RNA sequence: UGGGACAGCCAGACGGCCGCGAGCCACGAUUGUGGCUCGAGGAACGUCCGGGCUCCGCAGAGCAGGGUGGUGGGUAACACCCACUCGGGGCAACCCGCAGGCCAGUGCCACAGAAAACAGACCGCCCGCCCUGAGGGCGCGGGUAAGGGUGAAACGGUGGUGUAAGAGACCACCAGCUUCCCGGGUGACCGGGGAGGCUAGGUAAACCCCACUCGGAGCAAGGCCAGACAGGGCACGUUUGAGGGCUGCUCGCCCGAGUGCCCGGGUAGGCCGCUGGAGGGCGUCGGCAACGGCGCUCGUAGAUGGAUGGCCGUCGCCCUGCGGCCGGCAACGGCCGGAGGGAACAGAACCCGGCGUAUCGGCUGUCCCAUCCC
Repeated sequence: UGGGACAGCCAGACGGCCGCGAGCCACGAUUGUGGCUCGAGGAACGUCCGGGCUCCGCAGAGCAGGGUGGUGGGUAACACCCACUCGGGGCAACCCGCAGGCCAGUGCCACAGAAAACAGACCGCCCGCCCUGAGGGCGCGGGUAAGGGUGAAACGGUGGUGUAAGAGACCACCAGCUUCCCGGGUGACCGGGGAGGCUAGGUAAACCCCACUCGGAGCAAGGCCAGACAGGGCACGUUUGAGGGCUGCUCGCCCGAGUGCCCGGGUAGGCCGCUGGAGGGCGUCGGCAACGGCGCUCGUAGAUGGAUGGCCGUCGCCCUGCGGCCGGCAACGGCCGGAGGGAACAGAACCCGGCGUAUCGGCUGUCCCAUCCC
C1' cells in the first nucleotide's frame, strides 16, 4: 500500500418564518392567549421466539400433542448470548453445523449390476466325468468370491503362509468395533497402554426411540363512570345437578340456581390501563467471556382518523475530476482552493429481551494474508 476477517459507534447541525402533540406556569374565562421544556428507529418493519402485565382456574393425575437436542455457563426466560468439544470449509484471521440413538423396531437406497443387508455368481479360477495321439473343446456335477466388470456405495486394507484353486482359514502391521486400565479435564471429550473376535454400508432435515421441558387467552387483555333501550320463543335444570372450571380426551375434584340456543331492540361516549422500566449513562470490583455486584447520576413521545411538517439560508458529510503547496532516503503520505453531483431503508400505538429481513453513506479498533521501501 492492497485484499480480507471480526467487533463497536453515527444516521446531519445551526438560524429565521409559518404550522402541530404532550407536560408545567401565568393570565383569562371558556373548543382562548403567552412563555418554558420535551417530541420516532437501527431496524420503529416481519409477528418468528421468550417474557412482564391482565383475566379465567388454584387440584391434580394420565394419555395425546407441542418445543428443544454435544458439554458447561449467562439470563426473568428463550429456539437467544458466551466459552469449550467434535465434524466440515478456508493458506490464515475466522466461518458453518436439524451436533443424542441405525447393536429396540419398521422403512427407503432410482438406474446399472449376479447381488444393495447378514445378500450374491455376469466374466472368471480349480477338481472330477465325457471326447482327443497331444494341444485343446463342449456339456454335466462339485468347490470358490482372491482377480475383472456395474455402481455414490459390493460384507475391511497391504504383505505373506496355506490351498486343487481360493478365502481372516491362519499370521504380521494398520483402520474400524467391543472391552479393561492409566493420565488430563466440572463436562462433552482428549492422550496412552493391553485384550478380543474378524468386521453388521448410508439415511432419523425418514417413521421412531431416548433425555429435558410446556395451563389457556390476550391491551380489541382488563377495570371505572355516564347514558340509552324492548322484549319474545324453545330446550334442559334446581341435590335424580342443567351449565361451567378456556389446546384435545379420560379420570378425579370444585362451583352451582338458573343456564344454553334462536329472533329482535339499545349503546359504540369519556376516563384509567398509557409510560419510572428485568431503564439509560459514568466509574469501580469479579469473571476468558456472555454477564453480574456496588457507588454516583439522568428523567428522554404517549397519540386515538391517529402529532414532530413546509419554505429559505449557512455550515458539515460523502462521491468524481482539476489546480497548487508541503513532508519523507525511499515506498508513499498530508494540507489548501475551486467545480459538478448525492443523501438510503423507512415511521411508535402496553412494555421489554432476542432473531430474521431492508438499507445512502461514514468513523474507530483488533487480527490475518500478499506485495513494496528502508
A computed fold for a 374-nucleotide RNA from Arthrobacter sp. M4, annotated as Bacterial RNase P class A. The prediction has a mean pLDDT of 76. Rfam family: Bacterial RNase P class A. By type it is a ribozyme. The organism belongs to Arthrobacter, within Bacteria. It was read from a public genome assembly, where an Rfam model found it.